[in-house]
RNA sequence: UGAGUUGGCCGGGUGGCCGCGGCUCGGCAUGACCGGGUCGAGGAAAGUCGGGACUCCACAGGGCAGAGUGCUGGCGUGAGCCAGGUCGGGGCGACCUGACGGACAGUGCAACAGAGAGAGACCGCCGAUGGACCGGUUCGCCGGUCACAGGCAAGGGUGCAACGGUGCGGUAAGAGCGCACCAGCGUGCAGGGCGACCUGUGCGGCUGGCAAACCCCACUCGGAGCAAGGCCAAGCAGGGAGGAUGGGCAGCCCGUCCGCCGGUUCGCCGGCAACUCCCGGGUAGGCCGCACAGAGGGAUGGUCACCGGCGCCACGCGGCGCCACAGAAUCCCGCUUACAGGUCAACUCACCGU
RNA sequence: CGGGGUGUAGCGCAGCUUGGUUAGCGUGCCACGUUCGGGACGUGGAGGUCGGAGGUUCAAAUCCUCUCACCCCGACCA
Numbered sequence: 001u002g003a004g005u006u007g008g009c010c011g012g013g014u015g016g017c018c019g020c021g022g023c024u025c026g027g028c029a030u031g032a033c034c035g036g037g038u039c040g041a042g043g044a045a046a047g048u049c050g051g052g053a054c055u056c057c058a059c060a061g062g063g064c065a066g067a068g069u070g071c072u073g074g075c076g077u078g079a080g081c082c083a084g085g086u087c088g089g090g091g092c093g094a095c096c097u098g099a100c101g102g103a104c105a106g107u108g109c110a111a112c113a114g115a116g117a118g119a120g121a122c123c124g125c126c127g128a129u130g131g132a133c134c135g136g137u138u139c140g141c142c143g144g145u146c147a148c149a150g151g152c153a154a155g156g157g158u159g160c161a162a163c164g165g166u167g168c169g170g171u172a173a174g175a176g177c178g179c180a181c182c183a184g185c186g187u188g189c190a191g192g193g194c195g196a197c198c199u200g201u202g203c204g205g206c207u208g209g210c211a212a213a214c215c216c217c218a219c220u221c222g223g224a225g226c227a228a229g230g231c232c233a234a235g236c237a238g239g240g241a242g243g244a245u246g247g248g249c250a251g252c253c254c255g256u257c258c259g260c261c262g263g264u265u266c267g268c269c270g271g272c273a274a275c276u277c278c279c280g281g282g283u284a285g286g287c288c289g290c291a292c293a294g295a296g297g298g299a300u301g302g303u304c305a306c307c308g309g310c311g312c313c314a315c316g317c318g319g320c321g322c323c324a325c326a327g328a329a330u331c332c333c334g335c336u337u338a339c340a341g342g343u344c345a346a347c348u349c350a351c352c353g354u
Numbered sequence: 355c356g357g358g359g360u361g362u363a364g365c366g367c368a369g370c371u372u373g374g375u376u377a378g379c380g381u382g383c384c385a386c387g388u389u390c391g392g393g394a395c396g397u398g399g400a401g402g403u404c405g406g407a408g409g410u411u412c413a414a415a416u417c418c419u420c421u422c423a424c425c426c427c428g429a430c431c432a
Stems, first nucleotide, its partner, number of pairs: 001350010012307007020040008028031001042325001046336002049334005054225004061254004066221005071084005085100006101216002106214002108210002122156002124152003129149002131146006164182006183207002185204008229288004238279005246258003259272005281431003308323006355428007364381004374412001383399005405421005
């Protein structure tokens, strides 16, 4: 100097004029008037993905089911954040990114290919053992051939994946069958770390994958949502079904809560309510909830000048064009996604100079 | 504002729960046959990477995450 990574901050500024919404003060011609003051979008207001506050469901209880999460430490009500660990992917690198309990609890899956997908033998290797045959025989057996029974899984081949790899021994041929080394797993010890874990060393031949498959284990979760919910006003027309074997109540069960009247053989029965659903009718209003922006689900802007930034033309003055993503709706926190450009700090790579 | 659902051939839909060889069905389109010609009918064919991106897996329309587009429902009183 150039290219980049991470984190933080800003994300147009000032002034004039004309407007918009809320609150407030003043004026008089009391008009939905005029004038003054003050406040008026964001880092994401977005997606509505997680939580919480708040409100209602009488209380918010237990179990099953269902949903979610799953390494360690700290902070936090919680979601989550910060720092670290292990494994995988990307980058030369700074760094970015995903996953994290259990595959010896059980069930299951692996298409096609392949002999075989935790079991097996197509090609192949062998002739130990049994068998058949031939030859020899001192009748004890010996040698050879076959590959029928049988033994093996080294090699070939298939595949994403074939009971770990290499070598030596061993054997009829072979195999962790034995041994040495290496990789992994389990386990003991020593050291470091709060811990996940790391390093070293010994022992055990223990050696496939998938749980973003069911499932098991641990932990968390009651439901609905400001159109929650409360108050007032206006207006109408009620009817039907269910109604304790019910309803609150919710996927199920238990527990708990929820009436009145009459009859009763004390088991319950009948009726009317609460409540739920259906048909029909009415209103289409106000206030609170609701905020130091704030609703009528509706304001927060436009224009001019100068400055700032970027691009193009000129390349002498200058001229022209453009200004990222996007806009509150009960509030707060977090996550995710979108975003022109500027700026600060730390770091990485390449080149040049000293 | 809140809640729920759907994206697969030009159009309308299956398949997703339980991942598997080349994703099917109807209709539409193209060619041929049939007809004097058209329709109908018959035969054959083309047309998709499953809204988009990333991940898990040997393998994804299907499972997980993010995102885009579209659709539906929800007022109060008696």
Two RNAs folded together computationally: RNase P RNA and transfer RNA, 432 nucleotides in total. Rfam match: Bacterial RNase P class A. By type it is a ribozyme. Its mean pLDDT, the model's own confidence on a scale to 100, is 77.